[in-house]
The RNA shown here (transfer RNA) has 72 nucleotides and comes from Roseovarius sp. Taxonomically the source falls in Roseovarius (Bacteria, Pseudomonadati, Pseudomonadota, Rhodobacterales). The coordinates come from a structure-prediction model, not an experiment, and the mean pLDDT is 84. Its Rfam family is "tRNA". Rfam's curators write: Transfer RNA (tRNA) molecules are approximately 80 nucleotides in length.
RNA sequence: GCCCCAGUAGCUUAGUGGUAAAGCAGCGCUUUCGUAAAGCGAAGACCGGCGGUUCAAAUCCGUCCUGGGGCA
Numbered sequence: 001g002c003c004c005c006a007g008u009a010g011c012u013u014a015g016u017g018g019u020a021a022a023g024c025a026g027c028g029c030u031u032u033c034g035u036a037a038a039g040c041g042a043a044g045a046c047c048g049g050c051g052g053u054u055c056a057a058a059u060c061c062g063u064c065c066u067g068g069g070g071c072a
Stems, first nucleotide, its partner, number of pairs: 001071007010024004018055001027041004048064005
């Protein structure tokens, strides 16, 4: 330099055009003499940045940034 993959909640992932789902962590409650475990509940991300397409974009297109892999 060229090619491919990935970037979504504190962490790990799902979602592939119609207002983002879960697990763990954290918080509250129940249980316990107390802690842990377990059960229940509430909250938490407008989706890496900027443009474009569309009535509508996390999703499609372009470019840039970051990380990973391959070729030379």